RNA sequence: GCGGGCAAUGCGGCCGCCCGGUCUUUCGGGGCCGGGAGGAAAGUCCGAACUCCACAGGGCACGGUGGUGGGUAACGCCCACCGGCCGCAAGGCCAGGGAAAGUGCCACAGAAAUCAAACCGCCGAUGGGCCGUACGGCCACAGGCAAGGGUGAAACGGUGCGGUAAGAGCGCACCGCCCGCGUGGUGACACGCGGGGCACGGCAAACCCCACCGGGAGCAAGGCCAAAUAGGGGACUGUUGGCGUGGCCCGCGCAAGAUGAGUCCCGGGUUGGCCGCUUGAGCCGUCCGGCAACGGACGCGCCCAGAUAAAUGGCCGCGACCCGCCGGAGCCUCGGCGAUGGCGGGGACAGGAUUCGGCUUACCGCCCGC
Numbered sequence: 001g002c003g004g005g006c007a008a009u010g011c012g013g014c015c016g017c018c019c020g021g022u023c024u025u026u027c028g029g030g031g032c033c034g035g036g037a038g039g040a041a042a043g044u045c046c047g048a049a050c051u052c053c054a055c056a057g058g059g060c061a062c063g064g065u066g067g068u069g070g071g072u073a074a075c076g077c078c079c080a081c082c083g084g085c086c087g088c089a090a091g092g093c094c095a096g097g098g099a100a101a102g103u104g105c106c107a108c109a110g111a112a113a114u115c116a117a118a119c120c121g122c123c124g125a126u127g128g129g130c131c132g133u134a135c136g137g138c139c140a141c142a143g144g145c146a147a148g149g150g151u152g153a154a155a156c157g158g159u160g161c162g163g164u165a166a167g168a169g170c171g172c173a174c175c176g177c178c179c180g181c182g183u184g185g186u187g188a189c190a191c192g193c194g195g196g197g198c199a200c201g202g203c204a205a206a207c208c209c210c211a212c213c214g215g216g217a218g219c220a221a222g223g224c225c226a227a228a229u230a231g232g233g234g235a236c237u238g239u240u241g242g243c244g245u246g247g248c249c250c251g252c253g254c255a256a257g258a259u260g261a262g263u264c265c266c267g268g269g270u271u272g273g274c275c276g277c278u279u280g281a282g283c284c285g286u287c288c289g290g291c292a293a294c295g296g297a298c299g300c301g302c303c304c305a306g307a308u309a310a311a312u313g314g315c316c317g318c319g320a321c322c323c324g325c326c327g328g329a330g331c332c333u334c335g336g337c338g339a340u341g342g343c344g345g346g347g348a349c350a351g352g353a354u355u356c357g358g359c360u361u362a363c364c365g366c367c368c369g370c
Stems, first nucleotide, its partner, number of pairs: 001370006009319007017036008038349001042360002045358005050218004057250004062214005067081005082096001083094004097209002102207002104203003119149002121145003126142002128139004157175006176198001177196008222275004232266006238259002242254004282302002284299006321346006330337002
């Protein structure tokens, strides 16, 4: 350097705080016993449980996810594998479906950024011009080329040989790519064989296409109780054709509906109290299955905050750990290394508020493997 695990200081005394049980009371309280934050309680970023909305079905829109196989209540999480990239390596990272459906974009530079193109350069076989008796030579006008240089994140496969006027998959070999077949694998895919000179630049955390998932709101959910005021509710008569489904439409539900004029009657619930509220996809141990994530069985194992503006704190002592200084038993390759001991100092990040499973972020120390 890389990967993983563990712990988050122990004991005691004094004074306090919150909850529960019990005893007592002169009803104010008091005594005793038991319990009292985290690995992240945090960010509120995903996934669920639970509750309500008169139901949740379909379509559109919107949002999310995106290799394969498994795990799970579920997930965007976890495990294993595949492929690609990075690293000497241990290992790490990947929004990792589709760019030969369509649209769009590719700054600057550059000749040219997708109907490819020609600045420097190379050639000038052929046609042309000039010289020359001629073989030929010179020029670089037409024209040919895309190998080399240059630009760029990226320039229409790479290396080599042949070929050519110069070149070029123009031809060939190998690599790459595409197509087909076969074999292995649940699969992603891998390997092999054959064919094709090669057509198809990149970007989808751009629109878009494909597949799958998602009803909404959240414990201030929601239910019960209660003094006053305001608001509210029911029945009947009358009137109306709507109302709800928290983006829209269909559909569905409501008819004992809606509305609010009249009459009569009931009673109400916020900022109070109670419930929801903490026994649960729970924790621990052993065994079994599985590479693993994880699952199963057993114990007659354990109970681990439930407050409501919010408790878990303060002081002291003795230890353990780490650091610095003094000291020096001893060791020694004479440079140094240093035990017992003494003195002084240090301990991070951070705190519940319905509950779980994850992710991410913050942070102190130790250990193990490579």